[in-house]
The part of an RNA shown here (small-subunit ribosomal RNA, 3' major domain) has 478 nucleotides and comes from Larkinella terrae. Rfam family: Bacterial small subunit ribosomal RNA. Its family is annotated with ribosome and structural constituent of ribosome in the Gene Ontology.
Context: one part of a larger RNA
RNA sequence: UGACGGGGGUCCGCACAAGCGGUGGAGCAUGUGGUUUAAUUCGAUGAUACGCGAGGAACCUUACCUGGGCUAGAAUGUGCGUGAAGUGGUCAGAGAUGGUCACGUGUCGCAAGACACACAAAACAAGGUGCUGCAUGGCUGUCGUCAGCUCGUGCCGUGAGGUGUUGGGUUAAGUCCCGCAACGAGCGCAACCCCUGUUCUUAGUUGCCAGCAUGUAAUGGUGGGGACUCUAAGAAGACUGCCUUCGCAAGAAGAGAGGAAGGAGGGGACGACGUCAAGUCAUCAUGGCCCUUACGCCCAGGGCGACACACGUGCUACAAUGGUGCCGACAGCGGGUAGCGAGGUGGUAACACUGAGCCAAUCUUGAAAAGGGCAUCACAGUUCGGAUUGGGGUCUGCAACCCGACCCCAUGAAGCUGGAAUCGCUAGUAAUCGCGCAUCAGCCAUGGCGCGGUGAAUACGUUCCCGGACCUUGUACA
Numbered sequence: 001u002g003a004c005g006g007g008g009g010u011c012c013g014c015a016c017a018a019g020c021g022g023u024g025g026a027g028c029a030u031g032u033g034g035u036u037u038a039a040u041u042c043g044a045u046g047a048u049a050c051g052c053g054a055g056g057a058a059c060c061u062u063a064c065c066u067g068g069g070c071u072a073g074a075a076u077g078u079g080c081g082u083g084a085a086g087u088g089g090u091c092a093g094a095g096a097u098g099g100u101c102a103c104g105u106g107u108c109g110c111a112a113g114a115c116a117c118a119c120a121a122a123a124c125a126a127g128g129u130g131c132u133g134c135a136u137g138g139c140u141g142u143c144g145u146c147a148g149c150u151c152g153u154g155c156c157g158u159g160a161g162g163u164g165u166u167g168g169g170u171u172a173a174g175u176c177c178c179g180c181a182a183c184g185a186g187c188g189c190a191a192c193c194c195c196u197g198u199u200c201u202u203a204g205u206u207g208c209c210a211g212c213a214u215g216u217a218a219u220g221g222u223g224g225g226g227a228c229u230c231u232a233a234g235a236a237g238a239c240u241g242c243c244u245u246c247g248c249a250a251g252a253a254g255a256g257a258g259g260a261a262g263g264a265g266g267g268g269a270c271g272a273c274g275u276c277a278a279g280u281c282a283u284c285a286u287g288g289c290c291c292u293u294a295c296g297c298c299c300a301g302g303g304c305g306a307c308a309c310a311c312g313u314g315c316u317a318c319a320a321u322g323g324u325g326c327c328g329a330c331a332g333c334g335g336g337u338a339g340c341g342a343g344g345u346g347g348u349a350a351c352a353c354u355g356a357g358c359c360a361a362u363c364u365u366g367a368a369a370a371g372g373g374c375a376u377c378a379c380a381g382u383u384c385g386g387a388u389u390g391g392g393g394u395c396u397g398c399a400a401c402c403c404g405a406c407c408c409c410a411u412g413a414a415g416c417u418g419g420a421a422u423c424g425c426u427a428g429u430a431a432u433c434g435c436g437c438a439u440c441a442g443c444c445a446u447g448g449c450g451c452g453g454u455g456a457a458u459a460c461g462u463u464c465c466c467g468g469a470c471c472u473u474g475u476a477c478a
Stems, first nucleotide, its partner, number of pairs: 001478002003475003007472007015462002019425005026316008034307002042053002064302007076125003081119003086103007106115003127291002130289003136285002138280003141276001143274001148187006154163003167178003193268004198236007208225002212223003239262001242256001243254004305444001318418001322377006334365003339358002343354004384415001389410007431454007
């Protein structure tokens, strides 16, 4: 100087407390451990691994296994030589691949030859998801959006170092004020950026429709209009600016005024010096090492989906604030041409056939659901719950046996609120309800990322648990 303390002081955080809802019990989904296996590819492992890399494992992907093949190799360049390129058939084979047959005979040029493309000997450069993240770059997690981490000069100290950065206040903040052997500065904080909340200006189609016409069974449908909503560009607005109290100031308090918004209005992006030899050689790049008729490459099939068990994360429930049937309201973010698909027809349905319009503020996806109204069920393993299994189908795809989703009929399991323990959340939040998107032929999505609808309770307080910040103290630790 740090680090640590079941030392002290001050302070903060859904850290506790106060509340609401869960997990831990059940069934299923998914990830992991373990076990099994020819293989169950690899990585991630307290917090900071475990719906994680994976934003799509039937083949492909695929890195694994079994078997069949290739050896300058699957890609690219140079290239002796051959042939236009290319198209179609046939035989062997699981295919990779190999054999064979037919058609074809390019452009420029008289020709020689050249150009393009394909095959391709030899050779030079290959290839490796093989090892090392403890050789590395880059990227990332975490402490932590915590308020810290430093430097120049000066001063103090023999020196390590200190001071500044401590102190008194204040703040979300090393934020600001006052004081001070310090005076300044940098990286952080804040602000500048984006979304959202109010108003104004500009603009008015594909959006809108108040007033004026017109028309329909009905609809901004039509003429027209820019008022309104909205769209999307610009501007204004919030600064403790004003008032009162306290204070030297910074600032704090106020059921104060004005205002759409008040003291950081709400949310996002943004992550200091560094820590964990943290993670990643399997995104990529890369040093070293290793393989080179194989640890490279191609193919078929299998595996990554196994199952006595254990754990994590979720979904659905155990019902009446509910289930079921009928009627009938109100969104927002998005997506769409190998696509979205209105409407019509068939089918109980999944879906099929046909097909208007739309490269989309125009057409379409499209129904929002919870909510409301009416009816029914009466506390039961039930009209709760839907696992499992049988049968029949639909669709995608070369192909659904291993191993897809969906529909219909039947079947109806466990489960009656979950031990010890444990998680999230402070407001348009939790809880609850549906909708969209990426990936994607299809989909194992109950996941992820977004969007809107309905919409709470509680916080006395900081003694205690956890993590952190500053000052101080002890230390046999560095």